[in-house]
Context: one part of a larger RNA
RNA sequence: GGAUCAACGCUGGCGGCGUGCCUAAUGCAUGCAAGUCGCACGGACGGCCUUCGGGUCGUCAGUGGCGAACGGCUGAGGAACACGUGCGUACCUGCCGUCUCGUGGGGAAUACCGGGUGGAAACACCCGCUAAUACCGCGUACGCUCGCUCUUUCGGGAGUGAGGAAAGCUUUCGAGCGCGGGACGAGGGGCGCGCGGCCCAUCAGGUCGAUGGCGGGGUAACGGCCCACCAUGCCGAUGACGGGUCGCUGGUCUGAGAGGACGGCCAGCCAGACUGGGACUGCGACACGGCCCAGACACCUACGGGUGGCAGCAGCAAGGAAUCUUCCGCAAUGGGCGCAAGCCUGACGGAGCAACGCCGCGUGGAGGACGACGGCCUUCGGGUUGUAAACUCCUUUUCUCAGGGAAGAAACGGACGGUACCUGGGGAAUCAGCCCCGGCUAACUCUGUGCCAGCAGCCGCGGUAAGACAGAGGGGGCAAGCGUUGUCC
Numbered sequence: 001g002g003a004u005c006a007a008c009g010c011u012g013g014c015g016g017c018g019u020g021c022c023u024a025a026u027g028c029a030u031g032c033a034a035g036u037c038g039c040a041c042g043g044a045c046g047g048c049c050u051u052c053g054g055g056u057c058g059u060c061a062g063u064g065g066c067g068a069a070c071g072g073c074u075g076a077g078g079a080a081c082a083c084g085u086g087c088g089u090a091c092c093u094g095c096c097g098u099c100u101c102g103u104g105g106g107g108a109a110u111a112c113c114g115g116g117u118g119g120a121a122a123c124a125c126c127c128g129c130u131a132a133u134a135c136c137g138c139g140u141a142c143g144c145u146c147g148c149u150c151u152u153u154c155g156g157g158a159g160u161g162a163g164g165a166a167a168g169c170u171u172u173c174g175a176g177c178g179c180g181g182g183a184c185g186a187g188g189g190g191c192g193c194g195c196g197g198c199c200c201a202u203c204a205g206g207u208c209g210a211u212g213g214c215g216g217g218g219u220a221a222c223g224g225c226c227c228a229c230c231a232u233g234c235c236g237a238u239g240a241c242g243g244g245u246c247g248c249u250g251g252u253c254u255g256a257g258a259g260g261a262c263g264g265c266c267a268g269c270c271a272g273a274c275u276g277g278g279a280c281u282g283c284g285a286c287a288c289g290g291c292c293c294a295g296a297c298a299c300c301u302a303c304g305g306g307u308g309g310c311a312g313c314a315g316c317a318a319g320g321a322a323u324c325u326u327c328c329g330c331a332a333u334g335g336g337c338g339c340a341a342g343c344c345u346g347a348c349g350g351a352g353c354a355a356c357g358c359c360g361c362g363u364g365g366a367g368g369a370c371g372a373c374g375g376c377c378u379u380c381g382g383g384u385u386g387u388a389a390a391c392u393c394c395u396u397u398u399c400u401c402a403g404g405g406a407a408g409a410a411a412c413g414g415a416c417g418g419u420a421c422c423u424g425g426g427g428a429a430u431c432a433g434c435c436c437c438g439g440c441u442a443a444c445u446c447u448g449u450g451c452c453a454g455c456a457g458c459c460g461c462g463g464u465a466a467g468a469c470a471g472a473g474g475g476g477g478c479a480a481g482c483g484u485u486g487u488c489c
Stems, first nucleotide, its partner, number of pairs: 001489004006485005013361006019354002021319001026317003030314003035066003040063002043060007073272003083196007091189003096185008104138001106136002113128006144163008168177003198244003205235003210232004215227003247269004251262004274295005297308004325351001327350003333347001334345004364394004374385004399426006408416001433478005438459003444473005454461002
């Protein structure tokens, strides 16, 4: 000098775009943050119509389906194939796309509901009824799966035995949306390997599922992943093992570069969801707003027993030098569900607060004296503040008042917002501070003080004439900021 998720002191007019708990992965009141589908299903309640048969619309919980594994947050742990990059394959893949074949015939339950019982509650139990795209058999089926045989260019192919499917709803009667099997694709993921990126050798030896084999179990899949048996290996100064520290990257800052430092916002990946452990469901989880167990903590209780998890958005307490509104809207973009209408969405779009940062603008312009007053200095002549002010003329960015008024949306639909922007009226009106002036380093005098009070980044100043302390006048530098401190280069 540059940089900063900054903080502190003094000061503070406006706008645009960004950014905003770096500390306690501490604890959390309250509200909201994941639902949706009646075109899968039975029912309850209500409105309207009714030829009294019913029709139709809406709401509600339940069964069922899809979603809830995304999106959002955080950085604790982890030095590891976690990440980056390149390569590989023993694998899986809901929804979506292309192609192909099929969708036949039966059965048994159950929630809601009704009756009853227990409990303070949370909730639980017994009996009874009922539906389905919920559940279970039967039939049939593509080499789809498994076995055997043959063949093979080792990718695969042929034959044969066994096994395995399905669901309907709507309709304007044209069809539409679905369902099951198979092949391929797209996107997504699992797994493996090469290479790459921290410190300590005052850590030198480490290892017993350890290294390999055979057989098996398990998995979507390879594998010592797990198990029985057998062998005795395997790693290590090219740093094993141990300890410390840490999310990694694209990138960011600095620097001429080489390099050094960093990884906040945004984007990709990883990891976590009170702590530890576990599985269930499912295409996908070992699952932030799911379940079970244990623990700590907190709350309710009729003392028997229950309930909870903001590292989602806002907000509170605490910690701290320090970090925001318990705001508006689904109008846009995107996501879930739905044939759709639409519903949900603290993702997101916006507004609010904060000079926290960057950028832009303003606080007026021109004229105006041998130069007012005042201040300061003075060799008492004067000098300086200083064209500065007053005063004259001008302008209206800004400000204020009034009027008009968007784009963002292809049709309905605009939170932002009567905002941006435009026009007109008014009037220089509403707006300057901070640091410094011994050298480094740009800017000097007076007074006070007297090694005191104090200053200070380094050198150093202060002891009675201090350009270094304090005040004043003057000056220098930046400017809605200016200084200081921390950190990096």
A computed fold for a 489-nucleotide part of an RNA from a biocrust metagenome, annotated as small-subunit ribosomal RNA, 5' domain. Its Rfam family is "Bacterial small subunit ribosomal RNA". Gene Ontology terms of the family: structural constituent of ribosome and ribosome. Model confidence (mean pLDDT): 88 of 100. RNAcentral holds the full RNA, with entries from SILVA.